[in-house]
Context: one part of a larger RNA
RNA sequence: GGGCUAUGUGCGAUCCGGUCAAAAUGGCCUUUACCGGCUCGUCUUGAAACACGAACCAAGGAGUCUAACGUACACGCGAGUGUGAGGGCGGAGAAACCUUCACGCGUAAUGAAAGUGAGAGAUGCCAAAUUUGCAGCAUCAACCGACCAAGUUUUCGGAUGAGGUUUGAGUAAGAGCGUGUCCGCUAGGACCCGAAAGAUGGUGAACUAUGCCUGCGUAGGGUGAAGUCAGGGGAAACUCUGAUGGAAGCUCGUAGCGAUACUGACGUGCAAAUCGUUCGUCUAACGUGGGUAUAGGGGCGAAAGACUAAUCGAACCAUCUAGUAGCUGGUUCCCUCCGAAGUUUCCCUCAGGAUAGCUGGGACAAUGGCGCAGUUUUAUUAGGUAAAGCGAAUGAUUAGAGGACUGGGGGGCUUCAUGCCCUUCACCUAUUCUCAAACUUUAAAUUGGUAAGAACAUUGAUCUAACUUAACUGAGAUCGAUGAUUCAAUGCGUGUCCUUAGUGGGCCAUUUUUGGUAAGCAGAACUGGCGAUGAGGGAUGCUCCUAACGUUGGGUUAAGGCGCCAAACUACGCGCUCAUCAGACACUAUAAAGGGUGUUGGUCGAUCUAGACAGCAGGACGGUGGCCAUGGAAGUCGGAAUCCGCUAAGGAGUGUGUUACAACUCACCUGCCGAAUCGAUUUGCCCCGAAAAUGGAUGGCGCUUAAGCGCGUGGCCGAUACCCAACCAUUGAUGCGAGAGUGAGGCAUCAAUGAGUAGGAGGGCGUGGGCGUCGUGUAGAAGGCUAUGCCGUGAGGCUGGUUUGAACGGCGUCUAGUGCAGAUCUUGGU
Numbered sequence: 001g002g003g004c005u006a007u008g009u010g011c012g013a014u015c016c017g018g019u020c021a022a023a024a025u026g027g028c029c030u031u032u033a034c035c036g037g038c039u040c041g042u043c044u045u046g047a048a049a050c051a052c053g054a055a056c057c058a059a060g061g062a063g064u065c066u067a068a069c070g071u072a073c074a075c076g077c078g079a080g081u082g083u084g085a086g087g088g089c090g091g092a093g094a095a096a097c098c099u100u101c102a103c104g105c106g107u108a109a110u111g112a113a114a115g116u117g118a119g120a121g122a123u124g125c126c127a128a129a130u131u132u133g134c135a136g137c138a139u140c141a142a143c144c145g146a147c148c149a150a151g152u153u154u155u156c157g158g159a160u161g162a163g164g165u166u167u168g169a170g171u172a173a174g175a176g177c178g179u180g181u182c183c184g185c186u187a188g189g190a191c192c193c194g195a196a197a198g199a200u201g202g203u204g205a206a207c208u209a210u211g212c213c214u215g216c217g218u219a220g221g222g223u224g225a226a227g228u229c230a231g232g233g234g235a236a237a238c239u240c241u242g243a244u245g246g247a248a249g250c251u252c253g254u255a256g257c258g259a260u261a262c263u264g265a266c267g268u269g270c271a272a273a274u275c276g277u278u279c280g281u282c283u284a285a286c287g288u289g290g291g292u293a294u295a296g297g298g299g300c301g302a303a304a305g306a307c308u309a310a311u312c313g314a315a316c317c318a319u320c321u322a323g324u325a326g327c328u329g330g331u332u333c334c335c336u337c338c339g340a341a342g343u344u345u346c347c348c349u350c351a352g353g354a355u356a357g358c359u360g361g362g363a364c365a366a367u368g369g370c371g372c373a374g375u376u377u378u379a380u381u382a383g384g385u386a387a388a389g390c391g392a393a394u395g396a397u398u399a400g401a402g403g404a405c406u407g408g409g410g411g412g413c414u415u416c417a418u419g420c421c422c423u424u425c426a427c428c429u430a431u432u433c434u435c436a437a438a439c440u441u442u443a444a445a446u447u448g449g450u451a452a453g454a455a456c457a458u459u460g461a462u463c464u465a466a467c468u469u470a471a472c473u474g475a476g477a478u479c480g481a482u483g484a485u486u487c488a489a490u491g492c493g494u495g496u497c498c499u500u501a502g503u504g505g506g507c508c509a510u511u512u513u514u515g516g517u518a519a520g521c522a523g524a525a526c527u528g529g530c531g532a533u534g535a536g537g538g539a540u541g542c543u544c545c546u547a548a549c550g551u552u553g554g555g556u557u558a559a560g561g562c563g564c565c566a567a568a569c570u571a572c573g574c575g576c577u578c579a580u581c582a583g584a585c586a587c588u589a590u591a592a593a594g595g596g597u598g599u600u601g602g603u604c605g606a607u608c609u610a611g612a613c614a615g616c617a618g619g620a621c622g623g624u625g626g627c628c629a630u631g632g633a634a635g636u637c638g639g640a641a642u643c644c645g646c647u648a649a650g651g652a653g654u655g656u657g658u659u660a661c662a663a664c665u666c667a668c669c670u671g672c673c674g675a676a677u678c679g680a681u682u683u684g685c686c687c688c689g690a691a692a693a694u695g696g697a698u699g700g701c702g703c704u705u706a707a708g709c710g711c712g713u714g715g716c717c718g719a720u721a722c723c724c725a726a727c728c729a730u731u732g733a734u735g736c737g738a739g740a741g742u743g744a745g746g747c748a749u750c751a752a753u754g755a756g757u758a759g760g761a762g763g764g765c766g767u768g769g770g771c772g773u774c775g776u777g778u779a780g781a782a783g784g785c786u787a788u789g790c791c792g793u794g795a796g797g798c799u800g801g802u803u804u805g806a807a808c809g810g811c812g813u814c815u816a817g818u819g820c821a822g823a824u825c826u827u828g829g830u
Stems, first nucleotide, its partner, number of pairs: 039054004055830006065188003069184002072181006080105009109116002121140005142171002144168003147164002151160003191330002194327001198320006209294009220252003223248001227244007256281003261277002264275002296312001298308002333764006343356001345354003357503002360499006371492003375489002377452006387442001388440002394436003399431001401429003406426008456483009467474001506530004511525005535546003550727007560717003563701003569714001571713006583703001594688003598685002601682007615672005621645003627639002651666001655664002728754009765819001767816010783803004789798003
């Protein structure tokens, strides 16, 4: 401090009555401001999607019924049970009652079949203070059938048969049959809508294709075949000229028939093929009327798969037919509890199924230590990865060093001895450098198995033939005795059975890993997530970080933040950074090699009061115009060489310059000055490296001793997380348990828990109809309208007002054509 009990005191929910009175701390509507907030449904790993369906409203609109089977539950009878039929009795007709038979399933199995054909067991657990020992579980044994079979018998057909690690959906003192309900499965149109196809029987040649029959129609010109005439030539054959003539799948062109181009007009048209201009043909394989013939796997076709009634790579109509679809779309009220899978195996399997797994529901047993465990410990065991190793094996591999002998190449000396010496390669020895998925002595971590006791340990006696022993020796079996610190820790509601939906496209992250140049690529492993999931943070976001969610109030934090947008310190302390492209927080939305006398810090090496470095000033000479080369070369085109003297110092010359000189300058020395200076390398920030198409993104504004970068220290803000309180629901535990009857599906207290797609279970709401019962209604039922109010988590229900005018409701029970936002749904309306 809390709880309980008793007593006292006070407050007081519900309930009842009153007051306030058209009012409000109530209800509803409208408007404005701020904060949050993407459109539903759907397939999908993933949808707000530039994926599909959807203008709006009303009405209609999709898991049904039957049969068979399976589990569970309920009821009746029970070695039977159910149905049917007959008879009797009965009566208005039935039912009930008595009785007989048949049939179904059950009461016996096994075998392909001929056929043969079963019942009292043991041990352990359950199971105890004592007795009993059912059902059940586990392990053995026995019996029946099938199969095998040593053997016995035999009239050679067979009979019998010890025995068996063979086999059965068997026996072992039956459990079934019938009815009903839920769920599941199968067959049926089988949840609803939807093909491309297939079959049968018919209807069409009024369009159009072709043939035949019979009719009709077709300006005006041009060209000018044959034949004929006249004249001329010629001996003749024949020929020339001029006429006449009027042939032709000839020509120009009208009507007609057609349809080339404008890719014109039109294109909700005049028209489901038209109009304009242009164009083709136009006495013929011409155009056309009527009749007739050819019909659907058929016709017809100057052939285009053209045409066959606006339909043709197989017409139309009806039927089979609600054809089938592993495919697309849709599939209708509420709340509560549980809650997945995209993996295994098989399949003419890869858009699908079956199978196991994962899930729900139900039942039984047990429930305080038996038992169990994604844990640890101890003991033991398995392993060859990581690492390591290569002066260990195998294989690869660098470098020198030393080599008597041995082998090959080259060379020198040379007495030609196959001698000596040099060199090189091989080889040998001791070292050295670097390696291995298919190398290894060694060898982890993590990991897998087993064990941590009563079914045990110790011990005594007895029995046996097979196994064992030299052996009644072990081994095994049976019957006893003893042992309780309960057999490592920690945690815990566990075990068994029946039935069952969905799923069987997955995707992502850390780590490991294979292919690949790589990938927001493809394929694996462990774990965790998303899918199925919201909340706070990462501006934004399926998967990252925090953290999982009943309804409220208060408090505290997480991740992440604290200039303003925008809740919380323009906090504190120390450094760094200036960017005419600064920078600003994981996943994550890029930048490199290489540079910088931008600045910061470090390391190493030099110079320096014997005066450095830098600055200013002075000197910078002589042999000598060194030698060679050259047209020329005097320090300075080029080549080789690069001394000596005087000096404080001055190169046979660092550059400028000249045709060549000259002149200037540098190295070098000195004076003035007076304290640090130079180089290399490295490092943080910054800069360069750094170019793209709409204008643009540290989230924006903006920020510079930051509001940037790197550290450190406080404070504060911040979730549906955590804590406290109340309420709701679920689950569990404990207690109570009817004083007229019924009423337990009840009452009280305490504790824990509350996410969810597919899917499952439970409990409810609402609609139509039947029956029973109780009611309402012309003093107004149902229905409609309604900022009337109320109840319920919700589906919904009640009530007031108003409209209207004849039926309607509660409870119980049965029943079903029972609930709409979607289906390019159907019909109607706007």